Context: one part of a larger RNA
RNA sequence: CACUCGUUUAGGAACUCGGCAAAAUAACCCCGUAACUUCGGGAGAAGGGGUGCCCCCAGGGGUGAAGAGACUUGCUCUCCGAGCCCGGGGGGGCCGCAGCGAAUCGGCCCAGGCGACUGUUUACUAAAAACACAGGGCUCUGCAAACUCACAAAAAGGAUGUAUAGGGCCUGACGCCUGCCCGGUGCCGGAAGGUUAAAGAGAGGGGUCAGCCGCAAGGCAAAGCUCUGAACUGAAGCCCCGGUAAACGGCGGCCGUAACUAUAACGGUCCUAAGGUAGCGAAAUUCCUUGUCGGGUAAGUUCCGACCUGCACGAAUGGCGUAACGAUCUGGGCGCUGUCUCAACGAGUGGCACU
Numbered sequence: 001c002a003c004u005c006g007u008u009u010a011g012g013a014a015c016u017c018g019g020c021a022a023a024a025u026a027a028c029c030c031c032g033u034a035a036c037u038u039c040g041g042g043a044g045a046a047g048g049g050g051u052g053c054c055c056c057c058a059g060g061g062g063u064g065a066a067g068a069g070a071c072u073u074g075c076u077c078u079c080c081g082a083g084c085c086c087g088g089g090g091g092g093g094c095c096g097c098a099g100c101g102a103a104u105c106g107g108c109c110c111a112g113g114c115g116a117c118u119g120u121u122u123a124c125u126a127a128a129a130a131c132a133c134a135g136g137g138c139u140c141u142g143c144a145a146a147c148u149c150a151c152a153a154a155a156a157g158g159a160u161g162u163a164u165a166g167g168g169c170c171u172g173a174c175g176c177c178u179g180c181c182c183g184g185u186g187c188c189g190g191a192a193g194g195u196u197a198a199a200g201a202g203a204g205g206g207g208u209c210a211g212c213c214g215c216a217a218g219g220c221a222a223a224g225c226u227c228u229g230a231a232c233u234g235a236a237g238c239c240c241c242g243g244u245a246a247a248c249g250g251c252g253g254c255c256g257u258a259a260c261u262a263u264a265a266c267g268g269u270c271c272u273a274a275g276g277u278a279g280c281g282a283a284a285u286u287c288c289u290u291g292u293c294g295g296g297u298a299a300g301u302u303c304c305g306a307c308c309u310g311c312a313c314g315a316a317u318g319g320c321g322u323a324a325c326g327a328u329c330u331g332g333g334c335g336c337u338g339u340c341u342c343a344a345c346g347a348g349u350g351g352c353a354c355u
């Protein structure tokens, strides 16, 4: 000097991002316990008191000896109740700083965010407000089910199940609720019309060629073979017509107006598929912003309660509440302390220097 411990006057979070760490609390018995609540809880709430040893007193519970009695003479029944054991109560006394005398052995309260909860998770930096979850909803699936695995073959799972079942997706206890938009995209339904493939069909055209014409060069050219090929007939799909948002998603602007001012219930106008309803709101969301007001502090960019000017909340990518729960996150308080003012001393271990 480092590590791991122990103790500390006065103060007691002034430390610090933050009470991180430490201290404190602690067992058992008794008393006593609030808001809130889903009536279970919250609760070990909180907050108090007691606890050792000796003597005395009364009483309780268990077991039940000896003795006595009875007869039905039995491993019988009844009475009495000694001794021993258990646990508490009352009174008195004794000692220490201290009696759960050591060790083990909850700190508590208030308010808020998130997630209902118990669970699960990044094996080796994240345990959480992430995942899951009961519950809710949509959708597919009638059984050789949908779906999954498969060179798409055979099998298998689904399932020795059968729509109160199984698959997929979203939401996430519970309570109150879940508004408007189907124009786009998706899905479902429809089939009149438009478009449309292979295929069918085959007008027409080309090549070859018997033959014909021609003095010749050459020309014409049937059948067959062959290369093409216009109409016309062709399904789904797409266009089209409807439906559907707990499908993917979306949910406006400008101007004016009331007898102070301010504001605008009201009016006008443009655009849209429709213009954000309830509830909440500077929020895990608010840029300006340490918004403004109130509370708490001597002093508060955090916190709590309001306001609403929501840059850019909003209703199962759920909205708003919510008792209980949480090694969660945020703010405050009591207790307690070497975290600190401000450091000191001691112990063990390791090191360094000198010897």
Base pairs, nucleotide, nucleotide: 001350002349003348004347005346006345007344008343010341011340014339019336027051028050029049030048031047036041038173052094053093054092055091056090057089060086061085062084063083067079068078069077070076071074095099107334108333109332110331111330112329113328114326115325119131120130135171136170137169138168139167140166141165147157148156174321175320176319177318179251180250181249184248185247186244187243188242189241190240193239194238195237199233200232204228205227206226207225208224211220212219213218252270253269254268255267256266279313280310291307292306293305294304295303
Molecule: large-subunit ribosomal RNA, domain IV
Organism: Acidobacteriota bacterium